[in-house]
Context: one part of a larger RNA
């Protein structure tokens, strides 16, 4: 566009897509089986490799808007405190978030038609025969079962809720034209996100915690800076588990989400 009025919400599941793997040990049992050496199937049980999904609790990396330590050198007039530059100058740690080496899980169980095969019953062929009617079993494979998409599946399905119930003319009777009307909801902007190349998605927009501020909290660093005191000084002690702090969590309208536009009709071949 479509899906014969527009929305908005839950669905069905046609169809498709993914998965689909193995060892090892225990134990049944030193048991059947074998002279012995040796050594099962069936069943139950544990833990592993690879692979895949998700997730940061935990164990780490990273972490150039966070701490501290320090080296050389300029600058703030000295001091003392900072601050620029030197690969974030190095260096020691590190929040969220990212992530793997980290943690969780996953491959089953299970039903159905079968191949090879391996059977019942049985002619034809008085016998025999699994086959020729007819009837079982049977596989990491096929159809489902499991995960994930999915009604443009044009056969466009289904359910639940919301909304619109005006005049006038003209008319080939399908409709048009004019005024009135403008819902339901979506869009535009805007405040953002665990969402994103951009779109889309999702939270929100004053009836309001959306971001960002500010306050506490948490959590990183490690014990600010003045001062005092001890010491001739380097330095140390005390105040001080201080100070400072980026992404996190609670709360709080103090700042921006402001006022507003557009679309989208009038009961439906």
């Nucleotide at each position: 566009c479509g899906c014969a009025g527009g929305a908005a919400a839950a669905u069905u599941g046609a169809g498709a897509g993914g998965a689909g793997c193995u060892g090892u040990c225990c134990u049944u049992a030193g048991u059947a089986c074998g002279a012995g050496a040796g050594g099962a199937c069936c069943g139950g049980g544990a833990u592993g490799g690879a692979c895949g999904a998700a997730u940061c609790u935990c164990u780490g990396g990273u972490g150039u808007a966070c701490c501290u330590g320090u080296u050389g050198u300029c600058a703030c007039g000295c001091c003392a405190g900072u601050g620029g530059c030197a690969c974030g100058g190095c260096a020691g740690g590190g929040u969220a978030g990212c992530u793997a080496a980290a943690u969780u899980c996953g491959g089953a169980a299970u039903g159905g038609a079968u191949a090879a095969c391996c059977g019942c019953u049985g002619a034809a062929a008085g016998c025999a025969u699994c086959u020729a009617a007819g009837c079982g079993g049977g596989a990491a494979g096929c159809c489902g079962a499991c995960c994930u998409c999915a009604a443009g599946a044009u056969a466009a399905g289904u359910u639940u809720u919301c909304c619109c119930u005006g005049a006038u003319u003209c008319u080939u009777c399908g409709g048009a034209a004019u005024c009135c009307u403008g819902a339901a909801g979506a869009c535009c902007c805007c405040u953002u996100c665990g969402a994103g190349a951009c779109u889309a998605g999702g939270a929100g927009g004053u009836u309001g915690a959306u971001a960002g501020g500010c306050g506490g909290a948490a959590a990183g660093u490690g014990u600010a800076a003045g001062c005092a005191c001890a010491g001739c000084a380097a330095u140390g002690u005390g105040u001080u588990c201080a100070g400072c702090u980026g992404a996190u969590c609670c709360g709080u309208a103090c700042u921006a989400a402001u006022u507003g536009g557009u679309c989208g009709u009038g009961a439906g071949g």